[in-house]
RNA sequence: GCAGGCUAGGCUGGGCCCUUGGCGGAGGCCUGUAACCCGAAGCCCGCCUCAUGCGGGAGCCGAAGCCCUGAAAGCGGCCGAUGCAAGUUUGCGGGCCCGGUUCAGAGGCGUCGAAGCCUCGUCCCACGGGAUUUCGCAGCCCACGAACCGUGUCAGAUCGGGAACGAAGCAGCACUAAGCGAGUUGCGGGAUGCUCGCGGGGCAGCGGGGUGGAGCCGAAGUUCCGGACAACCCUCAUGCUGGCAGCGGUCCAUUCCAAGGCGUGCCUGC
Repeated sequence: GCAGGCUAGGCUGGGCCCUUGGCGGAGGCCUGUAACCCGAAGCCCGCCUCAUGCGGGAGCCGAAGCCCUGAAAGCGGCCGAUGCAAGUUUGCGGGCCCGGUUCAGAGGCGUCGAAGCCUCGUCCCACGGGAUUUCGCAGCCCACGAACCGUGUCAGAUCGGGAACGAAGCAGCACUAAGCGAGUUGCGGGAUGCUCGCGGGGCAGCGGGGUGGAGCCGAAGUUCCGGACAACCCUCAUGCUGGCAGCGGUCCAUUCCAAGGCGUGCCUGC
C1' cells in the first nucleotide's frame, strides 16, 4: 500500500415566526431532498447554556467526511421610521333642522273694487229646554203559549155492574201558568250628534254687508341675528387598527467560492 473482517462513532433535513427567563419539541409558514416508522404533547411535553427534545422500533454508512469555521448572492420571516389610500375613536367649526329678518322675485288675485277700518254671522265655551233614536226597569193592554207530570169539557176505547147507571180518563176543543213577542205610558241612562233659547269668548281662520279707493298674496332662492344639534354630510385636528409602496436594520432555507481546523482505531492475510 492492497484485500477481508470488527468496533467506536455518525446519519435518516434546514430555517423564520409564535411561545418561553432561556433551549428544543409540538403549532403556523418558507425552502430543500438521498433524507425512516409508531405513541403522547396547549390550563402542553422534554430540558438548563455541550439546554438543539421524550418513550419504543427500523434502516444506512462505518474508520469514513452527507463533520466544523469564513466570504458572497439570496426565497422567506421579523423589526423600525417615512409616505399613500382606507376604516375607526374623540373634539372644534360648518351644513342639514327651527324662529325672526334683508334683498330680489316665477306665478296668481285685484277698479266686475286690494289693504285697512266698522259690523253681522260662522266658530268656541257655560247653562236650560225640545225632538229623534237606542238601552234598561216598572205599570197597563193585546196576541201566542203545556205529548204526559195544569184547569174545564171529555167522542172512542177501558174498568165496575144483570141492567139503569157510575168511575178514572187519552186525543180533540176551550182556557190559563212560567215564558215569549208587539204596542203604549212613566222613570232613568247613552248617542263628542241634531235643534231651540239665553249669556259669554275671540278676531286666528271662513262667509255676508258697509266704508275705503290701489294695492295684496307668494314658489324656489338670498343677507344677517338667535336657537337647536340625536342621526347624517363636509373641512381640520387627534389617537388607534389593519393594508400597500419604496428605504434601512436583522435572522436566514438554498446555491456558490476560498482556504483552514478536527478525525482517520483494532484484527487477519498478501